[in-house]
Context: one part of a larger RNA
RNA sequence: CUGGGCGUAAAGGGAGCGUAGGCGGAUCUUUAAGUGGGAUGUGAAAUACUCGGGCUCAACCUGGGGGCUGCAUUUCAAACUGGAGAUCUAGAGUACAGGAGGGGAGAGUGGAAUUCCUAGUGUAGCGGUGAAAUGCGUAGAGAUUAGGAAGAAUACCAGUUGCGAAGGCGGCUCUCUGGACUGUAACUGACACUGAGGCACGAAAGCGUGGGGAGCAAACAGGAUUAGAUACCCUGGUAGUCCACGCCGUAAACGAUGAGUACUAGCUGUCGGAGGUUACCCCCUUCGGUGGCGCAGCUAACGCAUUAAGUACUCCGCCUGGGAAGUACGCUCGCAAGAGUGAAACUC
Numbered sequence: 001c002u003g004g005g006c007g008u009a010a011a012g013g014g015a016g017c018g019u020a021g022g023c024g025g026a027u028c029u030u031u032a033a034g035u036g037g038g039a040u041g042u043g044a045a046a047u048a049c050u051c052g053g054g055c056u057c058a059a060c061c062u063g064g065g066g067g068c069u070g071c072a073u074u075u076c077a078a079a080c081u082g083g084a085g086a087u088c089u090a091g092a093g094u095a096c097a098g099g100a101g102g103g104g105a106g107a108g109u110g111g112a113a114u115u116c117c118u119a120g121u122g123u124a125g126c127g128g129u130g131a132a133a134u135g136c137g138u139a140g141a142g143a144u145u146a147g148g149a150a151g152a153a154u155a156c157c158a159g160u161u162g163c164g165a166a167g168g169c170g171g172c173u174c175u176c177u178g179g180a181c182u183g184u185a186a187c188u189g190a191c192a193c194u195g196a197g198g199c200a201c202g203a204a205a206g207c208g209u210g211g212g213g214a215g216c217a218a219a220c221a222g223g224a225u226u227a228g229a230u231a232c233c234c235u236g237g238u239a240g241u242c243c244a245c246g247c248c249g250u251a252a253a254c255g256a257u258g259a260g261u262a263c264u265a266g267c268u269g270u271c272g273g274a275g276g277u278u279a280c281c282c283c284c285u286u287c288g289g290u291g292g293c294g295c296a297g298c299u300a301a302c303g304c305a306u307u308a309a310g311u312a313c314u315c316c317g318c319c320u321g322g323g324a325a326g327u328a329c330g331c332u333c334g335c336a337a338g339a340g341u342g343a344a345a346c347u348c
Stems, first nucleotide, its partner, number of pairs: 003320004007302002012316001014201001016199002021194002025088007033081002035077008049065006091191001092188003095184004103177007110154001114150008125136002162169002206247006215241002220236004258315006266293011297304002321348003330341004
């Protein structure tokens, strides 16, 4: 290079935007770079192939032939790909009209609960467990009533419901703002798809500076359990969890399933639209999402099955026996923690 693959056996990049590149709708005209045919030149000899000949055969030597699949020049063709020109609307986008949403950012605000503080009532326990103890309490706890403070999270609604590219997003109100969907078919006229590098996003934990700190809670302390118990259980409790700004860039970042387009039986639930009928639901049709089941087909099986793991095409990423090892070294990034890239010896 070729081949076969990537749900679970090794293998889909965490996810987007997008550069180069690759690839790309319909009709007509043209060109002739790719493509196909012809001609000419060249493609040395030897070797190789084939038909013969010579050494008694063979190896070996030798004559003829074809070929040397190539390159160059020239000429013809114009279906397909490419180039140029023109036209189109089915892809894509715009406009207008709608309704849906826990999409994002900022500001404000509500109630329940928890803890703490103050005051009242009130008296001996409370708390916790398998059972206990540590702990709290006669300096008045726990319980209960009233008032106050603080921080964090938003019961019910709530739903294999919704939105978002993914991570993710849930009290309520306001401001700013992104996207999707449906309908009309007015406009543009292939503007599309993918995307190496690149850029921006990216849970939790962690890091830096400054705040905040109710509850929870690594570390830590004590009490238990136990042969021991650096645990599981209990009582405490600091980072952290929260906010602002800046880093980190990883996850079983999972549907363990890259993106796009087209095609290929159905049945049923649900969410958001539109149309028909009725004028009011039901029902029917249709578009977009999200589930369950299931045929063909696929699959090693499990299973997947119009939301494909089916049938095809385009582009990207990745795999190539187990261990050593996601280690070492080098380089890049990072404040660090570390991340990215990523072997070999040896061994089975």
A computed fold for a 348-nucleotide part of an RNA from an uncultured bacterium, annotated as small-subunit ribosomal RNA, central domain. It matches the Rfam family "Bacterial small subunit ribosomal RNA". The RNAcentral record of the full RNA draws on ENA and SILVA.